[in-house]
RNA sequence: AGAGUUUGAUCCUGGCUCAGGAUGAAUGCUGGCGGCGUGCCUAAGGCAUGCAAGUCGAAUGGUUCGCAAGAACAAUGGCGGACGGGUGAGUAAUACGUAGGAAUCUACCUUUUGGUGGGGAAUAGCUCGUCGAAAGACGGGGUAAUUCCGCAUAAAAUCGCAAGAUAAAAGGCCGUAACUGGUCGCCGAAAGAGGAGCCUGCGUCCUAUCAGCUUGUUGGUGAGGUAAUGGCCCACCAAGGCGAUGACGGGUAGGGGACGUGAGAGCGUGUUCCCCCACAAGGCCACUGAGACACGGGGCCUACUUCUACGGAAGGCAGCAACUAGGAAUUUUGCGCAAUGGACGAAAGUCUGACGCAGCGACGCCGCGUGCGGGAUGAAGGUCUUCGGAUCGUAAACCGCUGUGGAGAGGGAAAAACAUAAUGAUGGUACCUCUCUAGAAAGCACCUGCUAACUACGUGCCAGAAGCCUCGGUGAUACGUAGGGUGCAAGCAUUAUCCGGAUUUACUGGGCGUAAAGAGUAUCGUAGGCGGUUGGUUAAGUGAUUGGUGAAAUCUUUGGGCUCAACCCAAAAAUUGCCGGUCAUACUGGCCAGCUAGAGUUACUUCGGGAUGGUUGGAAUUCUAGGUGUAGGGGUGAAAUCCGUUGAUAUCUAGAAGAACACCAAGGGCGAAGGCAGACCAUUAGGAGUCAACUGACGCUGAUGAACGAAAGCUAGGGGAGCAAACGGGAUUAGAGACCCCGGUAGUCCUAGCCGUAAACAAUGUCCACUAGUUAUUUUCCCUUCGGGGGAGACGACGUAAGCUAACGCGUUAAGUGGACCGCCUGGGGAGUACGGCCGCAAGGCUAAAACUCAAAGGAAUUGGCGGGGAAACGCACAACCAGGGGAGCAUGUGGUUUAAUUCGAUACGAAGCGAUAAACCUUACCUGGGCUUGACAUCUAUUUGACGAUUCUAGGAAACUAGGAUUUUCCGCAAGGACAAUUAGACAGUUGCUGCAUGGCUAUCGUCAGCUCGUACCGUGAGGCGUCGCCUUAAGUGGCGUAACGAGCGCAACCCCUUUGACGUGUUAAAUAUUCACGUCAGACUGCCUGGCCUCAAGUCGGGAGGAAGGAGGGGACGACGUUAAGUCAGCACGGCACUUACGCCCAGGGCAACACACAUCCUACAAUGGCGAGGGACAAUGGGUCGCGAAAUCGCAAGGUGGAGCUAAUCCCAUAAACCCUCCCUCAGUUCAGAUUGCGGGCUGCAACUCGCCCGCAUGAAGUCGGACUUGGUAGUAAUCGCGGAUCAGCAGACCGCGGUGAAUACGUUCUCGUUUCUUGCACACACCGCCCGUCACAUGAGGAGAGUCGACAGCGCCCGAAGUACCCUGUAAAGGGUCCUAAGGCGAGGCCGAUAAUCAGCGUGAAGUCGUAACAAGGUAUCCGUUCUGGAAGGAGCGGAUG
Repeated sequence: AGAGUUUGAUCCUGGCUCAGGAUGAAUGCUGGCGGCGUGCCUAAGGCAUGCAAGUCGAAUGGUUCGCAAGAACAAUGGCGGACGGGUGAGUAAUACGUAGGAAUCUACCUUUUGGUGGGGAAUAGCUCGUCGAAAGACGGGGUAAUUCCGCAUAAAAUCGCAAGAUAAAAGGCCGUAACUGGUCGCCGAAAGAGGAGCCUGCGUCCUAUCAGCUUGUUGGUGAGGUAAUGGCCCACCAAGGCGAUGACGGGUAGGGGACGUGAGAGCGUGUUCCCCCACAAGGCCACUGAGACACGGGGCCUACUUCUACGGAAGGCAGCAACUAGGAAUUUUGCGCAAUGGACGAAAGUCUGACGCAGCGACGCCGCGUGCGGGAUGAAGGUCUUCGGAUCGUAAACCGCUGUGGAGAGGGAAAAACAUAAUGAUGGUACCUCUCUAGAAAGCACCUGCUAACUACGUGCCAGAAGCCUCGGUGAUACGUAGGGUGCAAGCAUUAUCCGGAUUUACUGGGCGUAAAGAGUAUCGUAGGCGGUUGGUUAAGUGAUUGGUGAAAUCUUUGGGCUCAACCCAAAAAUUGCCGGUCAUACUGGCCAGCUAGAGUUACUUCGGGAUGGUUGGAAUUCUAGGUGUAGGGGUGAAAUCCGUUGAUAUCUAGAAGAACACCAAGGGCGAAGGCAGACCAUUAGGAGUCAACUGACGCUGAUGAACGAAAGCUAGGGGAGCAAACGGGAUUAGAGACCCCGGUAGUCCUAGCCGUAAACAAUGUCCACUAGUUAUUUUCCCUUCGGGGGAGACGACGUAAGCUAACGCGUUAAGUGGACCGCCUGGGGAGUACGGCCGCAAGGCUAAAACUCAAAGGAAUUGGCGGGGAAACGCACAACCAGGGGAGCAUGUGGUUUAAUUCGAUACGAAGCGAUAAACCUUACCUGGGCUUGACAUCUAUUUGACGAUUCUAGGAAACUAGGAUUUUCCGCAAGGACAAUUAGACAGUUGCUGCAUGGCUAUCGUCAGCUCGUACCGUGAGGCGUCGCCUUAAGUGGCGUAACGAGCGCAACCCCUUUGACGUGUUAAAUAUUCACGUCAGACUGCCUGGCCUCAAGUCGGGAGGAAGGAGGGGACGACGUUAAGUCAGCACGGCACUUACGCCCAGGGCAACACACAUCCUACAAUGGCGAGGGACAAUGGGUCGCGAAAUCGCAAGGUGGAGCUAAUCCCAUAAACCCUCCCUCAGUUCAGAUUGCGGGCUGCAACUCGCCCGCAUGAAGUCGGACUUGGUAGUAAUCGCGGAUCAGCAGACCGCGGUGAAUACGUUCUCGUUUCUUGCACACACCGCCCGUCACAUGAGGAGAGUCGACAGCGCCCGAAGUACCCUGUAAAGGGUCCUAAGGCGAGGCCGAUAAUCAGCGUGAAGUCGUAACAAGGUAUCCGUUCUGGAAGGAGCGGAUG
């Protein structure tokens, strides 16, 4: 000190989250030692038991014990139980902190002074008796004092002007023969110290959804009361007092020193320690006393607990321990008065759960340890592995050493100061010495990023993780485990809370055009804040200096003590504050006196849709009456509803009514804003200028408040032409509660009164000053050479100044630079909503939350993509033309269905005569059945063998195979051995099993479209831009020109192949050496030349020409940029991972891939005469193939074919007759002499084998079909169409595919439209990119809050009733006592207030992978959107009126 997270990316705004520190903590796992601290935060709930306040016999009488001395005890008396200790309920001021004050008291202590004489009385204890269960109570008798009461005295004291009056005491002990005396006391008085009471200023939480509160209230006078002032209390009088600087009310809370955090300012906290306050079961009350309204005193009421003989009694742990309850959670019923302190006492001493110690708890802080050195076969083992190794790792083992700690033994403190003696709980502790022992002693969290640390296995959107972003759907460094690593360490992590980071409430230190945020208004104006200039005075603010105080502890610094540290001690500093004195006087303030530059007044000139009231005008619309006139009118995208022969529309004349004011008119004028427009008149308000005079700071802003305030809307009364929510009808539509059309009521208009809101916008508060310019309009004044120029005011525009801004943009009309004042904002949603209050007739407005929920919401700009946005251009894209498909039959493929199996893949274009360029067996992957298990195939090791194999036989079998037999008995080498082969065993083989979403390679596609990028420079905070854009041009990002760009790369083009022409060379198998053909090598074409048009006379383009085989890329092919589609292929091949291993492998037979209601795709053949192999005759090709082959002639067969075998390893021979075409004959428009499906019979060929399931021939049979709906395909020239031929595959099988040649068209005006593509531009809420995004109702689940007939409870007050104890007073009484009055706690009744809980039900809101209905918004979102308001509708929404441009 920052980081993560909104986006495809960027900058900004903005929230959420993290890293740090802390704690009276708790929880999980773990746990060796010591020191110092610390420990019921919850139930101020309840408490068994013990202890926590007694002491004095030197105040007193007595009792008991004792020979005595003396000791003990209850009682009277004295002092102390008001301290110490606990707790934080109450309390927002009767408190606390700080600084002051005057009207007070004070036991014990200190100092000073004076006194202490002399009498009397009662009573407890005790004794006797009575009552009671007890607690306790009562009566009779007698007794003492430092108990009580008089008298005397009175310096000083109190009262009083004075005279004068008033009030006191107590003795004990020691000592003496006794007095004097000593000592502790007692009484009066003065003073001190410490303590206590009272008063005042300032400071001290949240809430205005608490705005008015108050009757002893505020003051006075006089009594009373108190230690003392005072409405503290009472009587009378006055009517005051407090409050937006927050009264009153509500909520919460002990306050401070301090503590935590922070750079600080701050923010949060108030545990331990210290100071103060309050409280003592909940309340009220007084007594005693120096002091209390009293924690371990009293009285009474209430609640609770205990005892009881039922009549009555007793009690108060928020003292220390302990128990119980509550809770996430907090200790021992310990030791001691040795120390410190306290009470009493003359003292010894007694008491002291204050305190000193110990115990428990890692609760915190601090310190120490769990060893140290050596030790590589880098052991074993674990984990990973590329199988080589790597790592745990010098780690271990093993060797040596040490002893903090532990065990044993010995010694052994300080703390002690009390003249001396005696006295230590802690404690035989700390510490020291010796001996032994590496022995008891390491865990926890984390390892995707933030954030240090990575691999394997398991799991498979499951289980789970997660602080945030997120991870997990078969290769998870994110889950679980392991190995390894990182961090901290007797702890570690989690949870909770606080500060920090957060400048995210901004004083230090933020903002408000568009992100949240300027109020509708410059209106008016109160309080408040701020304020021109000169002089004087003052000294409040301000500054300087000084005094007092700011307790101690804490923090800081320095020094010191425990071995160090924590901890403790001392000193200094600090305590930022408050109060007082003195000085200064620049600035601010107060007071006084001036000034004129701010502000204002008067005068003159001038301006305007400024306002209000009245009068008046013409055009138009509609209606009424009449005339003319006839069949339509109106309306729309197209229509219809509607009007019209009872005469519309049209047109003319007259009349009526209401509303609005064309042209002028403008980016122009006026007004605070809303807003204001025919003309004229009246009344009235305002601005500007000029030069004079006057006032003399009179100013600016402005919370609360007041006024004004479009449209819609409301009330009452008018008015009502047009327009027009609602409503009715017609259309559109899937629907149409809309858009369009025909009607139409409120309303729109006027008067009076409400309402008070708008995108009330410049989304920009008002005022003042300063900071380059250019220019338009308007008002006015001056000058003028009459063109114009200058000054002031107003309203605009541009922008290249500076500057600002996240950017867009703003820029003298600031969003620049400064000043004054006000308003407002603090993540999105919930919500401008609920509740409450105020206003309103209502509608509603103003004010204005929370629970809950999300990690974003948002602004500006960028690149894409998209648009039922715009512009330009291209393509057989459309158009034009030709031929088809879609209808029929058949073939093939696919879907579907079926099946034991119908193997698998491909499935928009870019699957479907596709993989397959050939499924009868094989292929074959599928099914059924039968077999094999180191295997059909490869390599290696070991074992056994010398064969294996071949030939052949027998039995079984469908075969594979199984069982058995016969013949043969390998090669090299002398040998050892080797080669080869087999058997058995083991490593392994094998898999067309899965994943094309793990991959390579290959391919399709956009698309042969013209694009896609880079370097340097430049622009921008940045993403990015520029280049690649503009104009012209091209098939082309092809080229030219312009230009902050200049160049370059991959693409385009060219280079390659075929074809077209020629030349040259070569020359076999050819008739063709004057070159037919084949091959090879060259040449040729480049808008190069000429002419004309267009153009920037550039690139280029168009017309024509020469030459040429070919003319503007001559034609065709190969060649496919960056990329897109998780496109296709694991079944062509390869390959990661996973799966199977007597089977998902291998072999075999048979079956299937060929099924068949149906649907689709692609062909073929046709429907005929432009025809028909119906018949006959006659021509002309090219590419190819052939020895397991092509196969001639000849011959047989109607034919398929058979026989045959010549020739050919091919320019030689063969396949091999090309067909369409031409000529002749027949057919004559028909389901035919068209068409050929289907079926029967008989044959042929291939092949082990044609049943499922091949092809061909002959005869017979002769189906549908007569040109094909919506829709749709191909083609721009040697193309379409048409005709045949060849080849691959192949034993056989071609309607398909790949090639070859023959014949050989039509049409293109053109780019409006469809589709696709390219470029520029524009909008965007899209980026998975429009197959996008997204709104609302309904349905379901769930959550929190609101309302709710009510019900229940808490709290505080009000009125009334009753009223304990008690003070004061009154009455009776000698007294005791009794009765009464006032007031009060508690209790009761009543009406309300406020808060909370709960509730049938109701309405809205939030959330929820795949529900329903629509499509509102984002593009011109398909009716531009939005704001206010009114009506209306399942819903988004629609419509009317006015407004905004976002």

The RNA shown here (small-subunit ribosomal RNA) has 1446 nucleotides and comes from a sediment metagenome. Its mean pLDDT, the model's own confidence on a scale to 100, is 83. Its Rfam family is "Bacterial small subunit ribosomal RNA". Gene Ontology terms of the family: ribosome and structural constituent of ribosome. RNAcentral holds the sequence, with entries from SILVA.